[in-house]
Molecule: c-di-GMP-I riboswitch aptamer
Organism: Desulfosporosinus fructosivorans
RNA sequence: AAAUGAUAAAGGCAAACUCGGCGAAAGCUGAGGACGCAAAGCCACGAGUCUACAGCCUCAGCGGGGGCCAAGAUAGUCGGGUUGCUGUA
Numbered sequence: 001a002a003a004u005g006a007u008a009a010a011g012g013c014a015a016a017c018u019c020g021g022c023g024a025a026a027g028c029u030g031a032g033g034a035c036g037c038a039a040a041g042c043c044a045c046g047a048g049u050c051u052a053c054a055g056c057c058u059c060a061g062c063g064g065g066g067g068c069c070a071a072g073a074u075a076g077u078c079g080g081g082u083u084g085c086u087g088u089a
Base pairs, nucleotide, nucleotide: 003088004087005086012037013036017032018031019030020029021028022027035076041082042081043080045079046078047077048074049073050072055068056067057066058065059064
């Protein structure tokens, strides 16, 4: 340096849920809380999944319903990129 996670050491993050805030929603965020995670650190480049404000079409005939659609979201869905602690059975 690369590959790698058996055994450790120092630590780290934080699911569900509850309360507060933001958002049309998905979801995000602060506090509490731990299901778990060797990158569950960071990045929307490819794919998947979720939502559908706006837009288009349609039904109705005014405020509503249905369909399509990301420019939104998800990094704790996968791949990819990039950075990092420690060990070497």